[in-house]
RNA sequence: CGAGAGGGCCGGGUGGUCGCGGGCCUGGACGGCGAAGCCGUCGUCAGGCUCGAGGAAGGUCCGGCCUCCAAAGGGCAGGGCGCUGGGUAACACCCAGACGGGGCGACCCGUGGAAAGGGCCACAGAAACAAACCGCUUGCAGCGGGCCUCCGCUGCGAGCAAGGGUGAAAAGGUAGGGUAAGAGCCUACCAGCAGCCCGGGCGACCGGGCUGGCUCGGCAACCCCCGCCUGGAGCAAGGACAAACAGGAGGCGAUGAGGUGGCCCGCUGAGCCUCCGGGUAGUCCGCUUGAGGCGUGGGGCAACCCACGUCCCAGAGAGAUGGCCACCACCUGCCCCUCGGGGCAGGCACAGAAGCCGGCCUAUAGGCCCUCUCGCAAA
RNA sequence: GGGCGCUUAGCUCAGCGGGAGAGCACUGCCUUCACACGGCAGGGGUCGCUGGUUCAAUCCCAGCAGCGCCCACCA
Repeated sequence: CGAGAGGGCCGGGUGGUCGCGGGCCUGGACGGCGAAGCCGUCGUCAGGCUCGAGGAAGGUCCGGCCUCCAAAGGGCAGGGCGCUGGGUAACACCCAGACGGGGCGACCCGUGGAAAGGGCCACAGAAACAAACCGCUUGCAGCGGGCCUCCGCUGCGAGCAAGGGUGAAAAGGUAGGGUAAGAGCCUACCAGCAGCCCGGGCGACCGGGCUGGCUCGGCAACCCCCGCCUGGAGCAAGGACAAACAGGAGGCGAUGAGGUGGCCCGCUGAGCCUCCGGGUAGUCCGCUUGAGGCGUGGGGCAACCCACGUCCCAGAGAGAUGGCCACCACCUGCCCCUCGGGGCAGGCACAGAAGCCGGCCUAUAGGCCCUCUCGCAAA
Repeated sequence: GGGCGCUUAGCUCAGCGGGAGAGCACUGCCUUCACACGGCAGGGGUCGCUGGUUCAAUCCCAGCAGCGCCCACCA
RNA backbone atom coordinates (compact mmCIF):
# COMPACT_ATOMS: atom_id res chain seq x y z
C1' C A 1 0.00 0.00 0.00
C1' G A 2 -3.92 -3.61 -1.15
C1' A A 3 -7.51 -7.24 0.58
C1' G A 4 -9.94 -8.68 4.95
C1' A A 5 -11.45 -10.35 10.49
C1' G A 6 -13.14 -8.92 15.42
C1' G A 7 -14.60 -5.06 18.86
C1' G A 8 -15.73 -0.15 20.98
C1' C A 9 -17.72 4.90 20.31
C1' C A 10 -20.00 9.50 18.26
C1' G A 11 -24.22 10.46 15.58
C1' G A 12 -23.76 17.75 14.77
C1' G A 13 -21.40 22.53 17.56
C1' U A 14 -21.71 27.95 18.94
C1' G A 15 -24.52 32.52 19.11
C1' G A 16 -29.11 35.42 18.36
C1' U A 17 -34.47 35.49 18.21
C1' C A 18 -39.57 33.62 18.66
C1' G A 19 -42.07 29.55 21.07
C1' C A 20 -43.48 24.59 24.10
C1' G A 21 -43.83 20.96 28.72
C1' G A 22 -42.53 19.92 34.26
C1' G A 23 -40.89 21.90 39.17
C1' C A 24 -39.94 26.16 42.52
C1' C A 25 -40.40 31.46 43.58
C1' U A 26 -42.54 36.53 42.88
C1' G A 27 -46.43 39.66 41.22
C1' G A 28 -51.49 39.83 39.21
C1' A A 29 -56.65 38.10 38.49
C1' C A 30 -60.69 35.20 40.42
C1' G A 31 -63.07 32.39 44.42
C1' G A 32 -63.85 30.88 49.79
C1' C A 33 -63.77 32.11 55.13
C1' G A 34 -66.80 37.93 59.32
C1' A A 35 -61.91 41.28 58.95
C1' A A 36 -56.35 41.68 59.18
C1' G A 37 -54.79 37.60 56.98
C1' C A 38 -54.88 32.60 55.32
C1' C A 39 -56.23 28.90 51.77
C1' G A 40 -57.44 27.31 46.79
C1' U A 41 -57.47 27.87 41.24
C1' C A 42 -55.18 30.01 36.69
C1' G A 43 -54.69 25.74 29.17
C1' U A 44 -57.60 30.47 27.85
C1' C A 45 -52.12 36.25 33.06
C1' A A 46 -46.91 38.18 33.40
C1' G A 47 -41.77 37.67 35.01
C1' G A 48 -37.35 35.05 37.09
C1' C A 49 -34.42 30.47 38.14
C1' U A 50 -33.86 25.41 36.84
C1' C A 51 -34.65 20.68 34.11
C1' G A 52 -36.36 18.71 29.36
C1' A A 53 -35.62 12.13 24.17
C1' G A 54 -32.72 7.62 22.02
C1' G A 55 -28.92 4.15 20.61
C1' A A 56 -32.41 2.25 19.09
C1' A A 57 -37.27 5.72 22.99
C1' G A 58 -39.17 1.16 17.60
C1' G A 59 -41.11 -4.30 16.82
C1' U A 60 -43.73 -6.24 21.35
C1' C A 61 -39.97 -11.42 20.46
C1' C A 62 -38.18 -13.17 25.51
C1' G A 63 -37.13 -12.41 30.91
C1' G A 64 -38.26 -9.76 35.48
C1' C A 65 -40.15 -5.80 39.03
C1' C A 66 -45.09 -4.02 40.25
C1' U A 67 -50.76 -4.68 40.73
C1' C A 68 -55.24 -7.76 41.23
C1' C A 69 -57.21 -12.63 41.54
C1' A A 70 -55.84 -18.08 48.20
C1' A A 71 -49.50 -13.33 49.15
C1' A A 72 -50.81 -18.64 44.58
C1' G A 73 -51.89 -24.48 46.96
C1' G A 74 -52.01 -30.21 44.68
C1' G A 75 -52.57 -33.08 40.08
C1' C A 76 -53.35 -33.66 34.74
C1' A A 77 -53.05 -31.29 30.22
C1' G A 78 -50.55 -27.41 27.65
C1' G A 79 -46.27 -24.14 26.67
C1' G A 80 -40.99 -22.86 26.58
C1' C A 81 -35.74 -24.08 26.60
C1' G A 82 -31.88 -27.78 25.19
C1' C A 83 -23.43 -29.50 24.25
C1' U A 84 -20.52 -28.09 29.24
C1' G A 85 -19.16 -24.70 33.18
C1' G A 86 -19.96 -19.83 34.95
C1' G A 87 -22.55 -14.70 35.27
C1' U A 88 -27.40 -12.65 36.55
C1' A A 89 -33.28 -10.67 39.98
C1' A A 90 -34.35 -13.69 35.64
C1' C A 91 -33.89 -15.10 30.50
C1' A A 92 -34.46 -17.93 24.61
C1' C A 93 -29.33 -13.00 26.98
C1' C A 94 -23.88 -12.58 28.04
C1' C A 95 -18.81 -14.76 29.02
C1' A A 96 -15.32 -18.81 28.90
C1' G A 97 -14.69 -23.59 26.92
C1' A A 98 -15.88 -28.78 24.23
C1' C A 99 -17.04 -31.26 19.64
C1' G A 100 -18.28 -31.02 14.31
C1' G A 101 -18.07 -28.10 9.70
C1' G A 102 -16.07 -23.80 6.55
C1' G A 103 -11.80 -20.43 5.55
C1' C A 104 -4.39 -20.13 3.68
C1' G A 105 -5.45 -17.12 8.11
C1' A A 106 -7.44 -13.47 11.74
C1' C A 107 -12.11 -15.72 12.54
C1' C A 108 -17.15 -17.49 11.48
C1' C A 109 -21.38 -21.09 11.68
C1' G A 110 -23.93 -25.27 14.11
C1' U A 111 -25.32 -28.25 18.84
C1' G A 112 -29.75 -33.41 23.87
C1' G A 113 -31.68 -38.53 22.28
C1' A A 114 -32.88 -41.95 15.75
C1' A A 115 -29.21 -48.90 19.38
C1' A A 116 -37.24 -46.97 23.87
C1' G A 117 -41.38 -46.80 20.50
C1' G A 118 -44.78 -44.90 16.56
C1' G A 119 -44.89 -42.21 11.90
C1' C A 120 -42.90 -40.25 7.16
C1' C A 121 -39.09 -40.77 3.20
C1' A A 122 -43.24 -38.17 -2.95
C1' C A 123 -41.35 -39.29 -8.23
C1' A A 124 -37.81 -42.78 -9.93
C1' G A 125 -36.14 -47.54 -8.60
C1' A A 126 -36.09 -54.61 -7.81
C1' A A 127 -35.68 -52.71 -2.94
C1' A A 128 -36.19 -46.65 1.41
C1' C A 129 -34.56 -50.99 6.10
C1' A A 130 -33.21 -55.29 5.45
C1' A A 131 -34.17 -55.66 -1.35
C1' A A 132 -33.16 -59.83 -7.01
C1' C A 133 -34.79 -55.32 -12.57
C1' C A 134 -30.44 -56.05 -15.54
C1' G A 135 -26.42 -59.08 -14.10
C1' C A 136 -23.05 -63.40 -12.10
C1' U A 137 -23.08 -68.77 -10.92
C1' U A 138 -25.43 -73.38 -10.97
C1' G A 139 -29.20 -78.09 -10.77
C1' C A 140 -32.91 -80.57 -13.88
C1' A A 141 -35.60 -81.04 -18.63
C1' G A 142 -35.82 -79.97 -23.89
C1' C A 143 -33.49 -78.28 -28.56
C1' G A 144 -29.16 -77.03 -31.61
C1' G A 145 -23.63 -77.29 -32.61
C1' G A 146 -19.25 -80.32 -31.76
C1' C A 147 -15.52 -86.88 -32.08
C1' C A 148 -15.40 -86.22 -26.39
C1' U A 149 -14.24 -83.27 -21.64
C1' C A 150 -17.69 -78.96 -23.68
C1' C A 151 -20.48 -74.53 -25.82
C1' G A 152 -25.12 -71.77 -26.87
C1' C A 153 -30.59 -71.00 -26.45
C1' U A 154 -35.46 -71.83 -23.99
C1' G A 155 -38.40 -73.31 -19.66
C1' C A 156 -38.83 -74.59 -14.33
C1' G A 157 -35.93 -74.06 -9.73
C1' A A 158 -31.70 -72.63 -6.33
C1' G A 159 -27.61 -69.44 -4.67
C1' C A 160 -25.14 -64.41 -4.79
C1' A A 161 -25.48 -57.72 -2.55
C1' A A 162 -19.22 -57.86 -6.36
C1' G A 163 -20.75 -54.79 -10.89
C1' G A 164 -24.63 -51.80 -13.87
C1' G A 165 -28.88 -48.66 -13.48
C1' U A 166 -32.55 -45.37 -10.14
C1' G A 167 -32.45 -41.78 -6.40
C1' A A 168 -31.38 -36.40 -2.04
C1' A A 169 -30.08 -40.91 0.39
C1' A A 170 -28.64 -48.07 -1.42
C1' A A 171 -26.32 -51.68 3.49
C1' G A 172 -18.02 -49.81 5.83
C1' G A 173 -12.84 -48.84 2.70
C1' U A 174 -8.13 -51.21 0.75
C1' A A 175 -5.35 -55.74 0.02
C1' G A 176 -5.13 -61.00 0.35
C1' G A 177 -7.45 -65.68 1.08
C1' G A 178 -11.81 -68.23 -0.06
C1' U A 179 -15.97 -69.86 -3.47
C1' A A 180 -19.71 -72.87 -8.56
C1' A A 181 -20.22 -67.47 -8.41
C1' G A 182 -19.94 -64.21 -4.52
C1' A A 183 -20.17 -61.81 0.15
C1' G A 184 -16.95 -59.42 6.99
C1' C A 185 -17.61 -65.53 4.75
C1' C A 186 -12.34 -65.35 6.92
C1' U A 187 -7.56 -62.61 7.93
C1' A A 188 -4.46 -57.94 8.28
C1' C A 189 -4.60 -52.60 8.40
C1' C A 190 -7.79 -48.31 8.53
C1' A A 191 -12.63 -45.69 9.73
C1' G A 192 -16.90 -46.06 12.85
C1' C A 193 -20.06 -48.24 17.00
C1' A A 194 -20.94 -50.81 21.80
C1' G A 195 -19.01 -52.77 26.53
C1' C A 196 -15.03 -52.84 30.22
C1' C A 197 -10.46 -50.74 32.22
C1' C A 198 -6.42 -46.88 33.01
C1' G A 199 -4.92 -41.61 32.95
C1' G A 200 -6.28 -36.07 32.51
C1' G A 201 -10.37 -32.39 33.19
C1' C A 202 -15.55 -29.52 38.06
C1' G A 203 -17.70 -30.85 33.28
C1' A A 204 -18.90 -31.17 27.91
C1' C A 205 -14.87 -34.14 26.44
C1' C A 206 -9.76 -35.78 25.37
C1' G A 207 -5.57 -39.59 25.25
C1' G A 208 -4.52 -44.89 25.59
C1' G A 209 -5.48 -50.34 26.09
C1' C A 210 -8.52 -54.90 25.70
C1' U A 211 -12.84 -57.46 23.97
C1' G A 212 -17.05 -57.95 20.73
C1' G A 213 -20.74 -58.47 16.81
C1' C A 214 -18.26 -57.38 12.24
C1' U A 215 -21.30 -52.06 10.47
C1' C A 216 -27.24 -51.49 13.13
C1' G A 217 -29.72 -45.07 6.88
C1' G A 218 -32.18 -39.87 7.19
C1' C A 219 -36.03 -36.58 9.56
C1' A A 220 -37.26 -35.00 16.53
C1' A A 221 -38.00 -26.27 13.55
C1' C A 222 -43.33 -34.71 13.03
C1' C A 223 -45.32 -37.29 17.45
C1' C A 224 -42.36 -38.82 21.26
C1' C A 225 -38.33 -39.85 25.27
C1' C A 226 -34.92 -37.47 28.86
C1' G A 227 -33.49 -33.08 31.85
C1' C A 228 -34.79 -28.10 33.56
C1' C A 229 -38.37 -24.03 33.92
C1' U A 230 -43.51 -22.58 33.90
C1' G A 231 -50.74 -20.26 37.76
C1' G A 232 -53.66 -16.40 34.98
C1' A A 233 -54.22 -11.53 33.46
C1' G A 234 -52.13 -7.01 32.51
C1' C A 235 -50.96 0.48 34.36
C1' A A 236 -57.45 0.72 29.85
C1' A A 237 -53.39 -3.62 35.97
C1' G A 238 -55.30 -1.58 40.42
C1' G A 239 -57.00 2.11 44.28
C1' A A 240 -59.45 6.96 46.16
C1' C A 241 -63.00 10.87 45.05
C1' A A 242 -66.70 13.31 42.14
C1' A A 243 -70.78 13.93 38.37
C1' A A 244 -75.18 12.16 35.83
C1' C A 245 -79.06 8.62 34.57
C1' A A 246 -83.82 4.50 33.79
C1' G A 247 -84.53 0.66 33.61
C1' G A 248 -86.36 -3.90 30.84
C1' A A 249 -86.20 -9.19 29.00
C1' G A 250 -84.09 -14.10 29.26
C1' G A 251 -80.88 -17.72 31.75
C1' C A 252 -78.00 -19.79 36.02
C1' G A 253 -77.34 -20.03 41.44
C1' A A 254 -76.11 -22.61 49.04
C1' U A 255 -77.85 -29.81 45.20
C1' G A 256 -72.45 -23.83 45.36
C1' A A 257 -73.06 -18.84 40.95
C1' G A 258 -68.71 -16.07 40.66
C1' G A 259 -63.37 -15.57 41.88
C1' U A 260 -60.95 -19.75 38.37
C1' G A 261 -57.71 -19.18 33.85
C1' G A 262 -58.10 -25.75 29.38
C1' C A 263 -59.91 -29.56 33.17
C1' C A 264 -60.29 -31.92 38.17
C1' C A 265 -59.36 -31.22 43.51
C1' G A 266 -58.85 -27.67 47.35
C1' C A 267 -60.01 -22.49 49.21
C1' U A 268 -63.60 -18.62 49.34
C1' G A 269 -69.04 -17.81 49.68
C1' A A 270 -73.85 -14.40 46.84
C1' G A 271 -75.00 -12.72 43.44
C1' C A 272 -73.49 -13.76 38.26
C1' C A 273 -74.00 -14.06 32.68
C1' U A 274 -76.18 -12.53 27.84
C1' C A 275 -79.08 -9.06 24.99
C1' C A 276 -81.65 -4.28 24.49
C1' G A 277 -81.71 0.55 26.54
C1' G A 278 -79.62 4.87 29.74
C1' G A 279 -75.65 8.10 31.88
C1' U A 280 -70.44 10.12 32.45
C1' A A 281 -66.22 10.27 29.56
C1' G A 282 -63.77 14.50 35.03
C1' U A 283 -59.79 14.85 39.22
C1' C A 284 -55.89 12.55 42.23
C1' C A 285 -52.64 8.29 43.35
C1' G A 286 -50.07 4.33 40.76
C1' C A 287 -45.74 7.89 38.07
C1' U A 288 -40.79 7.88 38.16
C1' U A 289 -34.75 7.22 43.16
C1' G A 290 -33.70 2.87 40.15
C1' A A 291 -31.23 -4.77 39.73
C1' G A 292 -29.69 3.97 38.56
C1' G A 293 -25.47 7.06 36.26
C1' C A 294 -20.25 8.65 36.79
C1' G A 295 -15.29 8.28 39.08
C1' U A 296 -11.49 5.61 41.91
C1' G A 297 -9.63 1.11 44.05
C1' G A 298 -9.89 -4.27 44.42
C1' G A 299 -11.30 -9.64 42.79
C1' G A 300 -12.01 -12.52 38.19
C1' C A 301 -9.13 -14.95 31.53
C1' A A 302 -14.00 -12.77 30.81
C1' A A 303 -19.22 -11.88 31.40
C1' C A 304 -19.68 -9.78 36.02
C1' C A 305 -19.13 -8.78 41.27
C1' C A 306 -17.49 -5.96 45.83
C1' A A 307 -16.09 -1.41 48.53
C1' C A 308 -15.81 3.92 48.84
C1' G A 309 -16.95 8.76 46.99
C1' U A 310 -20.18 11.75 44.16
C1' C A 311 -24.76 13.19 41.24
C1' C A 312 -30.36 13.60 40.68
C1' C A 313 -30.96 13.05 35.06
C1' A A 314 -38.36 14.09 31.03
C1' G A 315 -42.99 12.76 33.40
C1' A A 316 -47.44 14.79 29.27
C1' G A 317 -52.85 13.42 29.06
C1' A A 318 -54.61 15.33 21.89
C1' G A 319 -49.88 14.27 24.35
C1' A A 320 -43.79 19.33 25.37
C1' U A 321 -38.25 18.84 23.83
C1' G A 322 -39.49 22.96 18.01
C1' G A 323 -39.18 27.05 13.94
C1' C A 324 -36.10 30.90 11.59
C1' C A 325 -31.26 33.45 10.83
C1' A A 326 -25.77 33.71 10.99
C1' C A 327 -21.04 31.25 11.49
C1' C A 328 -18.29 26.71 11.93
C1' A A 329 -17.67 21.32 11.23
C1' C A 330 -18.86 16.99 7.84
C1' C A 331 -20.40 14.72 2.87
C1' U A 332 -21.34 15.11 -2.58
C1' G A 333 -21.00 17.68 -7.33
C1' C A 334 -19.07 21.73 -10.38
C1' C A 335 -15.55 25.77 -11.23
C1' C A 336 -10.81 28.51 -10.30
C1' C A 337 -5.79 27.64 -8.89
C1' U A 338 0.52 29.88 -7.40
C1' C A 339 -1.31 22.51 -5.96
C1' G A 340 -1.15 24.95 -0.27
C1' G A 341 -5.96 26.11 -0.98
C1' G A 342 -10.35 29.15 -2.46
C1' G A 343 -15.53 29.95 -4.39
C1' C A 344 -20.68 28.31 -5.60
C1' A A 345 -24.82 24.90 -5.17
C1' G A 346 -27.09 20.89 -2.70
C1' G A 347 -27.28 17.51 1.41
C1' C A 348 -26.76 16.17 6.84
C1' A A 349 -29.69 9.53 8.44
C1' C A 350 -33.07 6.09 11.31
C1' A A 351 -36.45 7.76 14.34
C1' G A 352 -38.92 9.89 18.55
C1' A A 353 -40.39 8.64 25.66
C1' A A 354 -46.13 7.34 27.92
C1' G A 355 -45.57 2.16 34.49
C1' C A 356 -40.29 0.81 34.98
C1' C A 357 -35.89 -2.24 34.16
C1' G A 358 -32.41 -6.38 31.66
C1' G A 359 -31.84 -8.46 26.80
C1' C A 360 -32.78 -9.93 21.61
C1' C A 361 -34.17 -8.43 16.77
C1' U A 362 -34.98 -4.75 13.13
C1' A A 363 -33.91 0.54 10.92
C1' U A 364 -29.77 3.98 10.62
C1' A A 365 -26.69 9.58 6.15
C1' G A 366 -21.90 10.20 7.75
C1' G A 367 -17.57 9.72 10.85
C1' C A 368 -13.73 8.26 14.63
C1' C A 369 -10.69 4.76 17.45
C1' C A 370 -8.36 -0.03 19.00
C1' U A 371 -6.61 -5.08 18.15
C1' C A 372 -5.52 -8.89 14.68
C1' U A 373 -4.78 -11.81 9.75
C1' C A 374 -3.11 -12.55 4.60
C1' G A 375 -0.37 -10.69 0.23
C1' C A 376 3.30 -7.36 -2.07
C1' A A 377 7.41 -3.88 -1.58
C1' A A 378 11.21 -1.44 1.25
C1' A A 379 14.27 -0.59 5.63
C1' G B 1 -51.03 2.17 25.50
C1' G B 2 -52.27 -3.26 25.89
C1' G B 3 -54.06 -8.07 23.74
C1' C B 4 -55.20 -11.00 19.31
C1' G B 5 -56.04 -12.51 14.13
C1' C B 6 -55.35 -12.54 8.77
C1' U B 7 -52.39 -12.24 3.94
C1' U B 8 -53.31 -18.24 -1.85
C1' A B 9 -56.11 -16.31 -9.46
C1' G B 10 -59.65 -9.93 -10.78
C1' C B 11 -63.32 -11.11 -6.07
C1' U B 12 -64.80 -14.74 -2.02
C1' C B 13 -62.32 -18.74 0.06
C1' A B 14 -60.39 -24.43 0.47
C1' G B 15 -55.69 -26.65 0.74
C1' C B 16 -52.46 -34.42 6.38
C1' G B 17 -44.33 -31.67 3.79
C1' G B 18 -44.16 -34.27 -2.26
C1' G B 19 -49.60 -32.37 -8.25
C1' A B 20 -51.20 -25.16 -6.56
C1' G B 21 -57.17 -25.81 -6.40
C1' A B 22 -63.02 -24.59 -6.09
C1' G B 23 -67.16 -21.06 -7.00
C1' C B 24 -68.11 -16.38 -9.33
C1' A B 25 -65.73 -13.35 -12.98
C1' C B 26 -62.78 -13.35 -18.09
C1' U B 27 -61.81 -15.39 -23.37
C1' G B 28 -63.23 -18.56 -27.59
C1' C B 29 -66.76 -21.95 -29.84
C1' C B 30 -71.89 -24.19 -29.95
C1' U B 31 -77.09 -22.90 -29.16
C1' U B 32 -80.60 -18.03 -30.62
C1' C B 33 -82.97 -13.59 -35.58
C1' A B 34 -80.19 -11.19 -31.33
C1' C B 35 -79.21 -11.15 -25.90
C1' A B 36 -79.61 -13.84 -21.36
C1' C B 37 -79.67 -18.90 -19.51
C1' G B 38 -77.34 -23.48 -20.79
C1' G B 39 -73.28 -26.79 -22.95
C1' C B 40 -67.98 -27.55 -24.39
C1' A B 41 -63.01 -25.87 -24.27
C1' G B 42 -59.30 -22.51 -22.50
C1' G B 43 -56.20 -18.60 -20.28
C1' G B 44 -54.73 -16.35 -15.79
C1' G B 45 -50.50 -17.36 -9.55
C1' U B 46 -43.21 -13.82 -7.24
C1' C B 47 -48.99 -18.73 -2.40
C1' G B 48 -47.14 -10.67 1.08
C1' C B 49 -41.43 -10.37 1.34
C1' U B 50 -36.51 -12.22 3.18
C1' G B 51 -33.72 -16.00 5.58
C1' G B 52 -33.50 -21.00 8.02
C1' U B 53 -34.85 -26.63 8.96
C1' U B 54 -35.57 -30.55 5.25
C1' C B 55 -33.69 -34.48 -0.36
C1' A B 56 -38.10 -31.34 -0.99
C1' A B 57 -41.88 -25.61 2.09
C1' U B 58 -48.41 -22.44 0.60
C1' C B 59 -47.74 -25.77 4.94
C1' C B 60 -42.65 -26.14 9.92
C1' C B 61 -39.31 -22.09 12.56
C1' A B 62 -37.57 -16.96 12.78
C1' G B 63 -37.42 -11.64 11.09
C1' C B 64 -39.79 -7.71 8.38
C1' A B 65 -44.24 -5.41 5.71
C1' G B 66 -49.45 -4.48 5.05
C1' C B 67 -54.57 -4.97 6.69
C1' G B 68 -58.34 -5.94 10.32
C1' C B 69 -60.70 -6.89 15.30
C1' C B 70 -61.20 -6.34 20.76
C1' C B 71 -60.13 -3.78 25.62
C1' A B 72 -62.81 2.83 29.85
C1' C B 73 -66.11 3.93 34.00
C1' C B 74 -71.34 4.22 36.55
C1' A B 75 -76.43 2.59 37.44
Molecule: RNase P RNA; transfer RNA
Organism: Pseudomonadota bacterium